[in-house]
Context: one part of a larger RNA
Molecule: small-subunit ribosomal RNA, 3' major domain
Organism: Acetobacter malorum
RNA sequence: UGACGGGGGCCCGCACAAGCGGUGGAGCAUGUGGUUUAAUUCGAAGCAACGCGCAGAACCUUACCAGGGCUUGUAUGGGUAGGCUGUGUCCAGAGAUGGGCAUUUCCCGCAAGGGACCUACCGCACAGGUGCUGCAUGGCUGUCGUCAGCUCGUGUCGUGAGAUGUUGGGUUAAGUCCCGCAACGAGCGCAACCCCUAUCUUUAGUUGCCAGCAUGUUUGGGUGGGCACUCUAGAGAGACUGCCGGUGACAAGCCGGAGGAAGGUGGGGAUGACGUCAAGUCCUCAUGGCCCUUAUGUCCUGGGCUACACACGUGCUACAAUGGCGAUGACAAUGGGAAGCUAGAUGGCGACAUCGUGCUGAUCUCAAAAAGUCGUCUCAGUUCGGAUUGCACUCUGCAACUCGAGUGCAUGAAGGUGGAAUCGCUAGUAAUCGCGGAUCAGCAUGCCGCGGUGAAUACGUUCCCGGGCCUUGUCA
Numbered sequence: 001u002g003a004c005g006g007g008g009g010c011c012c013g014c015a016c017a018a019g020c021g022g023u024g025g026a027g028c029a030u031g032u033g034g035u036u037u038a039a040u041u042c043g044a045a046g047c048a049a050c051g052c053g054c055a056g057a058a059c060c061u062u063a064c065c066a067g068g069g070c071u072u073g074u075a076u077g078g079g080u081a082g083g084c085u086g087u088g089u090c091c092a093g094a095g096a097u098g099g100g101c102a103u104u105u106c107c108c109g110c111a112a113g114g115g116a117c118c119u120a121c122c123g124c125a126c127a128g129g130u131g132c133u134g135c136a137u138g139g140c141u142g143u144c145g146u147c148a149g150c151u152c153g154u155g156u157c158g159u160g161a162g163a164u165g166u167u168g169g170g171u172u173a174a175g176u177c178c179c180g181c182a183a184c185g186a187g188c189g190c191a192a193c194c195c196c197u198a199u200c201u202u203u204a205g206u207u208g209c210c211a212g213c214a215u216g217u218u219u220g221g222g223u224g225g226g227c228a229c230u231c232u233a234g235a236g237a238g239a240c241u242g243c244c245g246g247u248g249a250c251a252a253g254c255c256g257g258a259g260g261a262a263g264g265u266g267g268g269g270a271u272g273a274c275g276u277c278a279a280g281u282c283c284u285c286a287u288g289g290c291c292c293u294u295a296u297g298u299c300c301u302g303g304g305c306u307a308c309a310c311a312c313g314u315g316c317u318a319c320a321a322u323g324g325c326g327a328u329g330a331c332a333a334u335g336g337g338a339a340g341c342u343a344g345a346u347g348g349c350g351a352c353a354u355c356g357u358g359c360u361g362a363u364c365u366c367a368a369a370a371a372g373u374c375g376u377c378u379c380a381g382u383u384c385g386g387a388u389u390g391c392a393c394u395c396u397g398c399a400a401c402u403c404g405a406g407u408g409c410a411u412g413a414a415g416g417u418g419g420a421a422u423c424g425c426u427a428g429u430a431a432u433c434g435c436g437g438a439u440c441a442g443c444a445u446g447c448c449g450c451g452g453u454g455a456a457u458a459c460g461u462u463c464c465c466g467g468g469c470c471u472u473g474u475c476a
Base pairs, nucleotide, nucleotide: 001476002475003474004473005472007471008470009469010468011467012466013465015461016460019425020424021423022422023421026317027316028315029314030313031312032311033310034308035307042053043052064303065302066301067300068299069298070297073126076125077124078122079121080120081119082118083117086103087102088101089100090099091098092097106115107114108113128292129291131290132289133288137286138285139281140280141279142277144275149188150187151186152185153184154183155164156163157162168179169178170177194269195268196267197266199237200236201235202234203233204232205231208227209226210225213224214223215222240263243257244256245255246254247253319418323377324376325375326374327373328372335366336365337364340359341358344355345354346353347352384415389410390409391408392407393406394405395404431453432452433451434450435449436448437447
């Protein structure tokens, strides 16, 4: 100097406590281990691997397996030959591929010729590798942790390692600020500057809006008209402990109050110091070294990544009456849309199909659910629950057998609130309800967003966990 202590002091955090809802039991979805397999490609491994890489494995993807092919290969450079390329078509084949026929002539130039492009052949330099090493690396990322820390210059002290500053008294979310002090200053962090949101003003007024005026009856801001309001999107204002009282050390601050849309960081986001874990990634990419080179490269067909005695993680749906079913019935926001979103009509019980309209979109469209009201069910394995299975279809797509999603009819499993244990959450939060988007031909209970309804509790810091500062004992 640091690390550690079932040492001490002070302090913080959904850390405990107080509450609400879960997980652990059931079925299913999904990831992982294990086992199996020709292959079940590879990586990720306490927190910080396990709905993770994968924002979407039928083929492709695809790296794996079986079989069938190619060997300068799809890049660049050289030589030789040809004129094609392309289009149509036939044959063999699982296809890759191989063979045949027909047709066709790019640019400059009068021509000779030259050039471009393509094909074939030759041979050499080479290409290629999702092969190995993340313990050779760059870059990027996780984590402690948005924790309040980590350092430097000069000075001073110490033989030195080092110390001081950064400790102390208060205070703060904060090494935040004040006071003191052999220290005085400074840097990276904190905060602020940035974005969204909450209030108002102003500018602007279409595709948005409709107060007043007019108009029509198609009752829809529909039309004329208007920009007041809502809204949209630019510019400003506003919050600073600024004001008052108390407290404090006359300080920093803290407590209460006023005014205010908002009050003491208003709420949320972006932002992640020096470093730690030889943390993760050579399969995004880049890259040293090593390895393969008629194969560890490359093309294709089919299979596999979807297996299944089992174990674990993360979720969805339930076990019901604060409910199920039927009828009725309002009210959003974020977003997407041209090989697209589709109004409307018709057909179908339905998935959907046919016709067809608007929209390159504040114009058209996708497009709400829970809530509410009425009726019924009356505590049952049920009108709960929907797994599983059968039949018949729909859609996407060369193609749904392995292995897609959806619809209708039938079937109607476990499950009666879950042991030890364990997780999330402090307010527009939890819980609950639906909606959108990326990926995407098709496929979402996952992920990323959006709004609707909308709680309970916090005495407190003894204890569990993690962290910060000071101090003490031990050890290097």